[in-house]
Overview:
Predicted 3D model of a 350-nucleotide part of an RNA (small-subunit ribosomal RNA, central domain) from Puia sp. The prediction has a mean pLDDT of 88. Its Rfam family is "Bacterial small subunit ribosomal RNA". The organism belongs to Puia, within Bacteria.

Context: one part of a larger RNA
RNA sequence: CUGGGCGUAAAGCGCGUGCAGGCGGGCCGGCAAGUCUGAUGUGAAAGCCCCGGGCUCAACCCGGGAAGUGCAUUGGAAACUGUUGGUCUUGAGUUCUGGAGAGGAUGGGGGAAUUCCCGGUGUAGAGGUGAAAUUCGUAGAGAUCGGGAGGAAUACCAGUGGCGAAGGCGCCCAUCUGGACAGAAACUGACGCUGAGACGCGAAAGCGUGGGGAGCAAACAGGAUUAGAUACCCUGGUAGUCCACGCUGUAAACGAUGAGCACUAGGUGUAGCGGGUACUCAUUCCUGCUGUGCCGCAGCUAACGCGUUAAGUGCUCCGCCUGGGGAUUACGGUCGCAAGACUAAAACUC
Numbered sequence: 001c002u003g004g005g006c007g008u009a010a011a012g013c014g015c016g017u018g019c020a021g022g023c024g025g026g027c028c029g030g031c032a033a034g035u036c037u038g039a040u041g042u043g044a045a046a047g048c049c050c051c052g053g054g055c056u057c058a059a060c061c062c063g064g065g066a067a068g069u070g071c072a073u074u075g076g077a078a079a080c081u082g083u084u085g086g087u088c089u090u091g092a093g094u095u096c097u098g099g100a101g102a103g104g105a106u107g108g109g110g111g112a113a114u115u116c117c118c119g120g121u122g123u124a125g126a127g128g129u130g131a132a133a134u135u136c137g138u139a140g141a142g143a144u145c146g147g148g149a150g151g152a153a154u155a156c157c158a159g160u161g162g163c164g165a166a167g168g169c170g171c172c173c174a175u176c177u178g179g180a181c182a183g184a185a186a187c188u189g190a191c192g193c194u195g196a197g198a199c200g201c202g203a204a205a206g207c208g209u210g211g212g213g214a215g216c217a218a219a220c221a222g223g224a225u226u227a228g229a230u231a232c233c234c235u236g237g238u239a240g241u242c243c244a245c246g247c248u249g250u251a252a253a254c255g256a257u258g259a260g261c262a263c264u265a266g267g268u269g270u271a272g273c274g275g276g277u278a279c280u281c282a283u284u285c286c287u288g289c290u291g292u293g294c295c296g297c298a299g300c301u302a303a304c305g306c307g308u309u310a311a312g313u314g315c316u317c318c319g320c321c322u323g324g325g326g327a328u329u330a331c332g333g334u335c336g337c338a339a340g341a342c343u344a345a346a347a348c349u350c
Stems, first nucleotide, its partner, number of pairs: 003322004007304002012318001014201004021194003025088007033081002035077008049065006091191001092188004096183003103177007110154001115149007125136002162169002206247006215241002220236004258317006266295011278283001299306002323350003332343004
């Protein structure tokens, strides 16, 4: 470069914002860069192809012709792409009304439970296990009642329910704040899609400084088990888990399925908002949009399965794969306090 691919065989960047680039709605006019067409010039010789000729043939050689996909100049065409001028409203967006939501940030408040402390009652056990022991307890434990301290998490509601781009988000209240959805008109007039780099966000663990520390608990210690037991079980227990600020930038970051648009049978549940019908209402039935599930036709698929939330049928743009191991590696580079992250080979081997 080309071909074929990327749910599970190798392969969708963890997610977003977005510069460049690529691609881009309807109608009318101009231009003519791409595009198409004609002419002229050029496209060396040799070679290839055709015709003819010379070595007794052929190879070989000689003469002539054709071809030479190309380039340049010039005349023309205007459907498509491009460009330019005008215009339109369906794509996109703005305004208004309305309800839904664990969306985000900050501050304040509540109750249940665990642990600890103080006091009362009370006496010999408690705890733990398959069974035990380590452990706690006559210096009064465990149990029970009252009071207090502190930290973390928010039972029920709770739902293949909601919100968010993803990570993720769940007690209550207030303040600030993002997005989506429905409805109705009005407005802007292609303002759009994607997105290499770049920038931002990014669970848990980990790191730095300072705080906090109830429960849980790597490491660690002890008790058991066992042939052993650096484990599974038990008793303890420190980092950590929590907060503030800063770093790290990874994951089975998964729907293992990039984003956008259009098209292609249905059935059934559920969440939000609307319209209509039936007797007035609760409500029922029909129906529209948006989301979220299940089943399923056509089609697709190696099969499993997917199936209007596509893995179907097409288009645009990006990322990625190219036998297994070596190798989520080495070296180099960039980033990081470090741990390490990102980028990324080869020898050799099957």